[in-house]
RNA sequence: CGGCGAUAAGGGCAAACGUGCUGAAAAGCACGGACGCAAAGCUACCGGUCUACGGGCAACCCCAGCGAUUUUGCGGGGUUUCUAUGAUAGCGGGGUUACCGAC
Repeated sequence: CGGCGAUAAGGGCAAACGUGCUGAAAAGCACGGACGCAAAGCUACCGGUCUACGGGCAACCCCAGCGAUUUUGCGGGGUUUCUAUGAUAGCGGGGUUACCGAC
């Protein structure tokens, strides 16, 4: 320096769940709490997964709105649906930094 990861030493992180806060949501943050983790440090570059505020197409439904008039055009609203620009680094890969040393 590289690999590897011990019933080693000193330490580190913290799932579910609970409380509070932020957010449209997914989720995040703080405190408590430990299922686990040798990169469970950092990074959304690639794939996956989650969400859909906003935006889009179509179908259906509604309107007390507008124009024609007896069902049609426009407008508005709702349901279904698609979408990442949102999230996940504790889903995998890549990049990057790092403690210890039995072997």
c-di-GMP-I riboswitch aptamer from a Gammaproteobacteria bacterium, 103 nucleotides, folded computationally.
Rfam family: c-di-GMP-I riboswitch aptamer. Gene Ontology term of the family: cyclic-di-GMP binding.
Taxonomically the source falls in Gammaproteobacteria (Bacteria, Pseudomonadati, Pseudomonadota).